Predicted 3D model of a 133-nucleotide RNA (FMN riboswitch aptamer (RFN element)). Model confidence (mean pLDDT): 76 of 100.
RNA sequence: CCACAGUCUCAGGGGAGGGUGAAAUUCCCCACCGGUGGUGAUUUUUAAAAAAUAAGUCCACGAGCACAAAAGAUGUGUUGAUUUGGUGAGAUUCCAAAACCGACGGUGAUAGUCCGGAUGGAAGAGAAGAAAU
Numbered sequence: 001c002c003a004c005a006g007u008c009u010c011a012g013g014g015g016a017g018g019g020u021g022a023a024a025u026u027c028c029c030c031a032c033c034g035g036u037g038g039u040g041a042u043u044u045u046u047a048a049a050a051a052a053u054a055a056g057u058c059c060a061c062g063a064g065c066a067c068a069a070a071a072g073a074u075g076u077g078u079u080g081a082u083u084u085g086g087u088g089a090g091a092u093u094c095c096a097a098a099a100c101c102g103a104c105g106g107u108g109a110u111a112g113u114c115c116g117g118a119u120g121g122a123a124g125a126g127a128a129g130a131a132a133u
Base pairs, nucleotide, nucleotide: 007127008126009125010124015030017029018028019027031113032112033102034101035061036060037059038058043052044051045050056100057099064078065077066076067075068074082098083097084096085095086094104116105115106114
């Protein structure tokens, strides 16, 4: 110096709009939002190496839900949605356009956006980092 046990911190956004109605942030119109890692031809910095950045709909994961008598742990299962055109050697990632999707419980009326489980859990991110080697 590298690696590392264990530790600590962090880790989800979105309707004071209009209509109908006895009642709707739930219906209709309109508006708004997009967890984590990977990939990635974008953009930024650099002389270069390289670094940072870039997908809700691709790949994988998490949360949620169901089951295993109860609780916890764990395991198994389940778990949404994209096309067209352009450029190009190469793009479901860039550019343009038009679409589509969103757990469970609650509710004066059906919820991605309200309330609740949740001051929770967690994919993971970061910080410092012992002994031995």